[in-house]
Context: one part of a larger RNA
RNA sequence: CCAUCUGGAGGAUGACUAGGCUCAGCGGCCGAAGAAGGGCGUGCCAAGCUGCGAUAAGCCCGGGGUAGGUGCAUGGGACCGUUGAUCCCGGGAUGCCCGAAUGGGAGUCCUUUCCUUCGGGAAGUUCUCCAAAGAACGGGAACGCGGGGAAUUGAAACAUCUUAGUACCCGCAGGAGAAGAAAUCAAUAGAGAUUCCCUCAGUAACGGCGAGUGAAAGGGGAGAAGGGCAAACCGAAUCUCUUUUCGUGAGGAAAGAGAGAUGUGGAGUUUGGAGCCGGAUACCUCUCAAUAGCCAACCAGAAGUUGGCUGGAACGCCAUGCCAUAGAGGGCGAGAGCCCCGUAUGGGAAAGCUUGAGAGAGGAGUUCCGGAUUUCCAGAGUAGCGCGCCUCGGAUAUGGCGUGUGAAUAUGGGGGGCAUCAACCUCCAACCCUAAAUACCUGCUGAGACCAAUAGCAAACAAGUAGCGUGAGCGAAAGUUGAAAAGAACCCUUGACGGGGUGUGAAAAGAGCCUGAAACCAGGUGGUGACAGACCUACAGGGCAUGAAAGGAGCUUUGCUCCAGUGUCCUGUUAUCCGUGUUGAAAAACGGGCCAGGGAAUUUGUGUCAGUGGCGAGGUUAACUUAAUGGAGCCGUAGCGAAAGCGAGAGCCCGCAGGAAACGAGGGGCCCCGUGAGAUCGCGGGAAGUCACUGGUGCAAGACCCGAAGCCGGUUGAUCUAUGCCUGGGCAGGUUGAAGCCCUGUAAUGCAGGGUGGAGGACCGAGGCGGUGUUGACGUGCAAAUCACUCGUUUGACCUGGGUAUAGGGGCGAUAGACCAAUCUAAACCGGCGAUAGCUGGUUCCCCCCGAGACUACCCGCAGGUAGACCUCGGCAGAGAUUGAUGGUGCGGUAGAGCUACCGAUUAGCUCUCUGAGUGGCGGAAGCCAUAGGAAGCUCGUCGAACUCCGAAUGUGCCAUCGUCGUAGAAGCCGGGAGCUGGGGUGUCGGGAUAAGCUCGGCAUCCGAAAGGAGAACAAUCCCGCCUGAAGUUAAGGUCCCCAAAUUCUAGCUAAGUGUCAAAGAUAAACGUUGUGUGUUUCCAAAGACAGCCAGGAGGUGAGCUCAGAAGCAGCUACCCUCCAAGGAGUGCGUAACAGCUCACUGGUCGAGGAGACACGCGCGGAAAAUGGACGGGGCUAAGCUAGAUACCGAUACUUCAGGGCACCGAGAGGUGAUCCGGUAGGGGGGCGCAGUGCAUGGUGAGAAGUAGGGGCGUGAGCUCCUAUGGACCGUGUACUGAUGAGGAUCCUGGCGAGAGUAGCAGCAAAGAGCGGUGAGAAUCCGCUCCGCCGAAAGGACACGGGUUCCUCGGCAAUUUCGCUAAGCCGAGGGUGAGUCGAUCCUAAGGCAUGUCUUAACCGAACAUGUCGAAAGGGAAGCAGGUUAAUAUUCCUGCACCACAGAAGCUUUGCUUCAUCAUCGCAUCUGGGUAUGCCAAGUGGAGUUGUCGCUCCAUCCAAGUGUUUAAGCCCGGGGAGUUCCGCAAUGGAGGGAACCGGGUGAAGGCACUAGUGGGUUCCCAUUAGGGGACUUUGGCAGAGCCCUGGUGUCAGGGAAAGUGAUUGAAGCGCUAAAGUUUCUGCGUUCGUACCUAGAACCGACUCAGGUGUCCUGGGUGAAUAGCCUAAGGCGU
Repeated sequence: CCAUCUGGAGGAUGACUAGGCUCAGCGGCCGAAGAAGGGCGUGCCAAGCUGCGAUAAGCCCGGGGUAGGUGCAUGGGACCGUUGAUCCCGGGAUGCCCGAAUGGGAGUCCUUUCCUUCGGGAAGUUCUCCAAAGAACGGGAACGCGGGGAAUUGAAACAUCUUAGUACCCGCAGGAGAAGAAAUCAAUAGAGAUUCCCUCAGUAACGGCGAGUGAAAGGGGAGAAGGGCAAACCGAAUCUCUUUUCGUGAGGAAAGAGAGAUGUGGAGUUUGGAGCCGGAUACCUCUCAAUAGCCAACCAGAAGUUGGCUGGAACGCCAUGCCAUAGAGGGCGAGAGCCCCGUAUGGGAAAGCUUGAGAGAGGAGUUCCGGAUUUCCAGAGUAGCGCGCCUCGGAUAUGGCGUGUGAAUAUGGGGGGCAUCAACCUCCAACCCUAAAUACCUGCUGAGACCAAUAGCAAACAAGUAGCGUGAGCGAAAGUUGAAAAGAACCCUUGACGGGGUGUGAAAAGAGCCUGAAACCAGGUGGUGACAGACCUACAGGGCAUGAAAGGAGCUUUGCUCCAGUGUCCUGUUAUCCGUGUUGAAAAACGGGCCAGGGAAUUUGUGUCAGUGGCGAGGUUAACUUAAUGGAGCCGUAGCGAAAGCGAGAGCCCGCAGGAAACGAGGGGCCCCGUGAGAUCGCGGGAAGUCACUGGUGCAAGACCCGAAGCCGGUUGAUCUAUGCCUGGGCAGGUUGAAGCCCUGUAAUGCAGGGUGGAGGACCGAGGCGGUGUUGACGUGCAAAUCACUCGUUUGACCUGGGUAUAGGGGCGAUAGACCAAUCUAAACCGGCGAUAGCUGGUUCCCCCCGAGACUACCCGCAGGUAGACCUCGGCAGAGAUUGAUGGUGCGGUAGAGCUACCGAUUAGCUCUCUGAGUGGCGGAAGCCAUAGGAAGCUCGUCGAACUCCGAAUGUGCCAUCGUCGUAGAAGCCGGGAGCUGGGGUGUCGGGAUAAGCUCGGCAUCCGAAAGGAGAACAAUCCCGCCUGAAGUUAAGGUCCCCAAAUUCUAGCUAAGUGUCAAAGAUAAACGUUGUGUGUUUCCAAAGACAGCCAGGAGGUGAGCUCAGAAGCAGCUACCCUCCAAGGAGUGCGUAACAGCUCACUGGUCGAGGAGACACGCGCGGAAAAUGGACGGGGCUAAGCUAGAUACCGAUACUUCAGGGCACCGAGAGGUGAUCCGGUAGGGGGGCGCAGUGCAUGGUGAGAAGUAGGGGCGUGAGCUCCUAUGGACCGUGUACUGAUGAGGAUCCUGGCGAGAGUAGCAGCAAAGAGCGGUGAGAAUCCGCUCCGCCGAAAGGACACGGGUUCCUCGGCAAUUUCGCUAAGCCGAGGGUGAGUCGAUCCUAAGGCAUGUCUUAACCGAACAUGUCGAAAGGGAAGCAGGUUAAUAUUCCUGCACCACAGAAGCUUUGCUUCAUCAUCGCAUCUGGGUAUGCCAAGUGGAGUUGUCGCUCCAUCCAAGUGUUUAAGCCCGGGGAGUUCCGCAAUGGAGGGAACCGGGUGAAGGCACUAGUGGGUUCCCAUUAGGGGACUUUGGCAGAGCCCUGGUGUCAGGGAAAGUGAUUGAAGCGCUAAAGUUUCUGCGUUCGUACCUAGAACCGACUCAGGUGUCCUGGGUGAAUAGCCUAAGGCGU
């Protein structure tokens, strides 16, 4: 590692069902007599559900029923019941609070007034005119009517149109609703209200005449039902209520009050009536009530517990009986007619409903018929008409609305699908009511080819629960011990949990317990095992192990042996992961961690085609009814034509199958006929359809499944945030120094200086608010925006609490498209909705036959469609078809070639024949000459897809022959079903491109959709087209080893490891090469070549010029002459210039070949890529390259043998196949399995299903046998039905892995240590001692919010990311005490109700009235101390105060309304205080100390009452400019200053309170307690607190009401009312625990975030800064 076994984990499978789903029937309203719905209660113990309501799992009465009962719910305890409980049915009583909600208000709670028999009762709004008396209000699943009314979508876009009058909203009604008794239809015949069903009919009609929409009459059915007013005439003849009275009742009578002449009542209502004339006639409604019927709980209800067997148990099996108007079903220890409940059948009601013998009451001089047609009546802003709009199938001819206009009066009026006229037919509008047939399903009952716990409702269970969200709203998971709890007594162990025994049971099935699969985990066993081109697959061979049963064989046969088989390992061959999507995937393209379960072409309607079946010129029913029936209607039987309309074959021939032939179904043709204007021509004519079922397919529907972003509707949100409004709060400290004022200077100032003063969207800077930089930290965080340092602003356009307003095409916005609940270029939630998606993904068992396309045309077409081509299946028909070869006969203009053969291009010349613009020259001019160029001719050199004097191969039409195919049915034609319309490679021929693994074409071929062999590997290159197995032979390609086959042969080449690569994309070029081989060719050479060596290489001259110089050698020009064997006015080096070296050239020496050019073969250089690397590798000098030869290897090819399928033949047996069996999209055919139903037939407690392992069979899907587990159901055949087959969908749900014993449990902020205690156990709990931290907090007190977290006892399974003996955890118990704290009262912004207004309605606006609205606004009244485990301004002690009521005394004026005041900003300042702190002394105590001394602690106390007082103000006096007074500053004064007196007057002080208080401390007793001492003064600082009074300022002038006060006014009172003193009484209800945050709040968390207010000691200091520290609190 594989396999297996034993277990764990997990919860599939099987079995089951208490619940669903669907259909059918029944039934169908509730409510002021308080509903539906909810809240809160209610039990002996009671959290949930159920029941019930303070009479509270119940009370009373009647009925039923019988032995037990106190719900689910089994415990403990206590009770009830034969005097009939519990229970069931019917009726009644009680019925808290909210809710229409109804006395007023409100957050399921408060509160007022009146009456009262003291129990209780009444008090809402609107309407009926009022009173009285009544009605309505709200709810209800769907259904109904009415009022409003979308969008997605479809139209392949979109606007009319469609979706659709749908969704949704609003109003209203009922058990149904609506509609409804013709001013209706119809058509020469008639029908006779409405509604519903079938049909008419997808018709008429509408319609960008597109998509689509779409009637009616008539016919057939269900059900049936008709009435009343207004008016004409009469004119109070009428009605309602209350009271009294009579009656069982209907009702009668009387009195009173009202309605009513704007008409109550009678009559009358369309075969018109009234009125007129004539005739006839007796009913209608209601009440009481005998009887009868219907309905409940419930009652009766047959027949075996017979014998035997198995078993824990009989309902099973065997045997033998019985009942049946009952063999539906369920239960009972397994399948029960006869055991139980039931079933068939038959009974059963006080009340209720129906019936109504009979009796009674009420009602009109009533009803009907006929006649006559003189008179009267018969619904007005109506009918009709014009215009506009909506709607409809309604077209000119539907219905409605708006607007304008506007009749007639029965001798009249409406209608008859354009108008008008006439005739005819038909009806009578403008008023109302009306059952049934119809719709629906909250509910009840029954049933089921429905589901069976991931299914079926979301919900079989505490389910609309738990949970989430502010809210609207969203919304789970979760069934099973056993027949019976017999639910494990007892023992051992443990702190406990647990474990081990024992026991129960048929079986541990042993508690989330039936069965108990898989993933996954552990252990045992077998095989094997740590370097192999991995893992995995299949086949072959081998090793080891196994081999009970089931399969095979044998034997010595109760067994044994051998095999098959099985497991694993080795060797060889093969071998990239499935699905998808693609031209192409192992892909570094997408999906997939694994397993189990779920998971996608369905249903209806309507076409069409095929098959099968029935009937057949016919076929068939629909609704309805159901015992029969029903023929409405549809399709067919005749067509043609726009229509009016007209209106059709048996004459001849050919001919397939067959047949000897004649003939010949079907088939074909000629002719003829109908019709159309139609001769020709089009269509039709020689009778076949129709209904049902099944299958294929189209269309409409969500239409195979999942998937948008979006659009629209109705709602929910301003607890976040934006802005406004109301009401509150906040801003340490320091600095600067505007105006004003004063002083000085000055003659004076508007100037200057000094002072004072304290302005400012001023400055610095805490708190607060913000969020600049580090682009720091963090970035699965502390945190879904935080942390650190730094930074901006901090008296203002500032910050902030509470209340309140604005809402989605809307708000709000100093504007960023910012913000509107972690959501914003249009929120969220639910709905339309299964929107749509030409786009992506997925789409589930097997076998057999055939088998594509990526092309053409069109389309707003290019990711898509439709038609054709190509594929498939079936049919018709009946004989030819043809991709090949050869020949014949035609066609053609390519390749090539050519151009003095055209056209066009084109090199260099020549000729000088012609021409020649312009220019130049000449000339007086005509004109001439020259010239670039052109034409022509000649010579030389070249080209063309759109040139051709020429011109193949190939190609192609027709014919013939051969071949091939075809009667086993080809070609052709018709019909059903597709898929496809992204292609790609190679060869070759082309177009476009610098090129490309480029792109666009033609032909062929392959891949696509093709396996096998070769090519190292490698879709398309080579070979070759795979049914299965075996043997042999070859192909491509190979033969040194890997690796099968030649170290084979002959002749060369290469020295580069060149190479060992067929080609292709897989590299290599220009260029170079004295590498080497071969060939051709030109030179030199014994008259001595080539190379080397020796020697020369000179003179004019340093040529001239240039130049500083230029001498062979910078440059320019020229490049001569001489001597020579030869030697340049110089080849190169060199010098400043010379010099020097050298070369060319020459001689000598040497002695045989030498030099060059061109071409070819094989080599060499050129030659650079990223971890080390590739001829496939090793290696090779051939095992490389070239040419040739012979063997061998090598495939699914070929051959042979065996088997299968398919096709065809055959009646069958069987046969034939040289030419059949690769296959994606796709077409066709046949099967396997799953669930259920009918019929038939079986198995099973002596062991079903399922599950696990093992064997056999089948091509396969699958089937079958054995063993174990399991413990009750399960098969087979046949026909049918279907929610019927999974590996994939980033699928859904659950479980389990890998990651991983990993990240993390450290990081900001302070830090722990020792000892002791408890305990089974202690880093963490408790105590003590040290140490550390905060200290404008990390201390203390509140608000919001939370809701018991508070305290005590007990506990440790879970939580507190370790632990815990601890706890904000679990269990139990306890805890919140108010006249004076707050709510309660008042009003604010604002809300609500009613009225009026408005709106289709709902909603809404303004005003008026009322009411609500603040636990931070306004406001009657309490302080100190003590006390509890937990409360205290609440209890207790002491001392107070307020309101109301009363009594007594005293006093005097009150009450109501109005006005005024208390009463309001910001900034700044003075004065007076207090809190608090410090200093000093004293007293008491403690510590230290030899003494002196030093250090430390304490030294405190309220409300209330009395008293006292500043500023200011008032009064009286006073009487001031030569000014006076006064301030921090400004200022004030005859409108009366200073000054004097009086009054008023705050905080605060003082006294009492007040000591048996508190505190410190000593003594006694030590449980509790008792007794004593002290607690006193002064000074300094000093507030953001309290009080007082100024000043500045205006941009914005800074609440209201109640209550109170004062004075004034008005009115009313003085028999009243009020005040005061004392006393007495009374003061209800609600909140009050605890946290208030680095763990109780908001952030999912015991979260480094967020969250309003108050208090703030000492040192330093300006300071609430920073640092240290006290009290106090902490160490996470």

Predicted 3D model of a 1676-nucleotide part of an RNA (large-subunit ribosomal RNA, half A) from a Thermoplasmatota archaeon. It matches the Rfam family "Archaeal large subunit ribosomal RNA". The RNAcentral record of the full RNA draws on ENA. Model confidence (mean pLDDT): 81 of 100.